Glycine riboswitch aptamer from Pseudooctadecabacter jejudonensis, 87 nucleotides, folded computationally.
[in-house]
RNA sequence: CCGCGGGAGAGACGCAGCCUGCCCCUGUUGCAGCGGUGCGCGCCGAAGGAGCAACGACCCGGAAACUCUCAGGCAAAAGGACCGCGG
Numbered sequence: 001c002c003g004c005g006g007g008a009g010a011g012a013c014g015c016a017g018c019c020u021g022c023c024c025c026u027g028u029u030g031c032a033g034c035g036g037u038g039c040g041c042g043c044c045g046a047a048g049g050a051g052c053a054a055c056g057a058c059c060c061g062g063a064a065a066c067u068c069u070c071a072g073g074c075a076a077a078a079g080g081a082c083c084g085c086g087g
Base pairs, nucleotide, nucleotide: 001087002086003085004084005083006082011041013040014039015038016037018035019033020032021031022030023027042074043073044072048070049068050067051066055061056060
């Protein structure tokens, strides 16, 4: 590196458009739905990124599963550090 298996956390949150569908009523705010988008609040820590203790050649360099939460993520799926087996 490749194949197979395992693999956590945290709102299926609110609002507004878009889209689609529906009708006893065609609506100057009708109703419903899933998907995605924007904004807002809350939250997670296991892609990635950043920070530092010892120490060193000390304005610098410098580890992690610690800390931060920029990115990412918060139904399922996907992703997923890492672990096991095989090559």